Annotation
RNAcentral holds the sequence, with entries from ENA. Predicted 3D model of a 72-nucleotide RNA (transfer RNA) from a Candidatus Aenigmatarchaeota archaeon. It matches the Rfam family "tRNA". Model confidence (mean pLDDT): 81 of 100.
């Protein structure tokens, strides 16, 4: 050093320009149970970073940054 994927809640992941950003796990509270676990119901909490394009960006472009394949 070229090219390709890919960055989304603690963790894992889904989201083809107009979704309340969804889901599981987690964590916090109820309710069950003699206790814990289980189940059960509520709440909680995220679009890597700057620009740009758009009436409107997680989504498109472009510079970064980080990871991963391949290729010299």
């Nucleotide at each position: 050093g070229g090219u390709c994927c890919g960055g989304u809640a603690g963790u894992a992941u889904a989201g083809c320009g107009g979704u309340u950003a969804g889901u599981a796990u987690g964590g916090c509270g109820g309710c069950c149970u003699g206790u814990c676990g289980a189940g059960u119901c509520g709440c909680u909490g995220a679009c890597c970073g700057g620009g740009g394009u758009u009436c409107g960006a997680a989504u498109c472009c472009c510079c970064g940054c980080c990871g991963g394949a391949c290729c010299g």